Bacterial RNase P class A from Peptococcaceae bacterium UBA5356, 371 nucleotides, folded computationally. The prediction has a mean pLDDT of 76. It was read from a public genome assembly, where an Rfam model found it. Of the family's consensus pairs, 93% are formed in the model.
[in-house]
């Protein structure tokens, strides 16, 4: 210097004018809006988005419903310890795959419980013999005097060697056989058994028979967890419509049956009750598994004491705009100019994904120069 790795932080600042939602104090009128719950008007202060608010993808608090318990069915999760309220999260490691490396990746339990797959190609894809190789038999052919070779049929042996696949009976090499062939031996692998390390995944060692195909985000089988539905949860307050609920009031009218009249039914009003709604209001609702700072534990995640501080809470949704000064990046000898990414809370945490302009801090690798 140049190309990388990883792990954290930031994501303009300060005045000023206008406006907007929350709160506080202070004002309080025969004010205004409503049936009533309730809420609105003034002033002054104060306070008003992120790191991801987003996707709604795990995980939990908190509300309803439902529920003794236990199994089934279904789903999730799947290496080891550890963190946590909890997680599929974080963290320390272990095995494997990738990188010269720092590092980075994984749905990493069981194929010898059983059961299906395993295209196409190949003779055979859980047991099979195309080609080749072998040696045996022939009452069959041809050569030889002749021992014998050659073909040829037939039943066999062989998985070395030749095809075919992603995969073909552990691989390599000697040995050995009629020809092979873990049949033997050596070294890898791989599988069990033993010691020895480690809390444990797991590593060393060091023996044995010698050896078993792949697929479990196929079914499956094993473990361990799992009720459902979500703030529009819900709780109050509370008009209209609804009631074959009470009570008292009137018997006047109006309807049906009737040709009329008598009569029967029906049909009213006042008032409480009364249940209840996504008309409406309050609430839930923001002080919480909190946040920062120190100390201490602990390789870290985290935890634990002191200590201080409080940081939107709207309901068709505020959180804006607009000037000036500075800072920052660009561009320009210079005056000056130009430019700010991704994005918008809706009950709350706790992750994890994705988007992202520029800037910072720290560590560490690789390559080059120089000294």
């Nucleotide at each position: 210097u140049g190309a990388g790795u990883a792990u954290g932080c930031u994501g303009g600042a300060u005045g000023a004018u206008c406006g907007c939602g929350g709160g506080u104090a202070c004002a309080u009128g025969u004010g205004c809006c409503g049936a009533a719950a309730g809420g609105c008007c003034g002033u002054a202060c104060u306070u008003g988005a992120g790191g991801a608010a987003a996707g709604u993808c795990c995980g939990a608090g908190c509300u309803c419903c439902g529920g003794a318990g236990g199994g089934c069915a279904a789903g999730a999760u799947g290496c080891u310890g550890g963190g946590u309220a909890a997680c599929a999260c974080c963290c320390a490691g272990u095995g494997g795959a990738g990188g010269c490396g720092a590092c980075u990746c994984c749905a990493a339990g069981g194929a010898a419980a059983g059961u299906g797959c395993c295209a196409c190609a190949g003779a055979g894809a859980c047991a099979u013999a195309c080609c080749g190789c072998c040696g045996a038999u022939g009452a069959c052919g041809g050569a030889u005097u002749a021992c014998u070779c050659c073909g040829c049929a037939c039943a066999g042996g062989u998985a070395a060697g030749g095809g075919u696949g992603g995969a073909a009976a552990g691989g390599u090499g000697a040995g050995g056989u009629a020809a092979g062939a873990g049949c033997u031996c050596a070294c890898c692998a791989g599988c069990g058994g033993u010691c020895a390390g480690g809390u444990g995944a797991c590593u060393g060692a060091u023996c044995g028979g010698c050896u078993c195909g792949g697929u479990a985000a196929a079914c499956c089988c094993c473990a361990u967890c799992u009720g459902g539905a979500g703030c529009a949860a819900g709780a109050c307050c509370g008009a209209a419509u609804a009631g074959a609920g009470a009570a008292g009031c009137a018997a006047a009218g109006g309807a049906a049956c009737g040709g009329c009249c008598c009569g029967u039914u029906c049909c009213g009003c006042u008032u409480c009750c009364g249940g209840g709604u996504a008309a409406g209001g309050u609430c839930g609702c923001u002080g919480g598994a909190g946040g920062u700072g120190u100390c201490a534990g602990g390789c870290a995640a985290c935890u634990g004491g002191c200590a201080u501080c409080c940081a939107a809470g709207a309901u068709a949704g505020a959180u804006g705009a607009u000037c000036a000064u500075c800072a920052c990046u660009c561009c320009g000898c210079a005056a000056g100019g130009a430019g700010g990414a991704c994005a918008g809370a809706a009950c709350u945490c706790g992750g994890c994904u994705u988007a992202c302009a520029g800037g910072c801090a720290c560590a560490c690798u690789c390559a080059u120069g120089u000294g």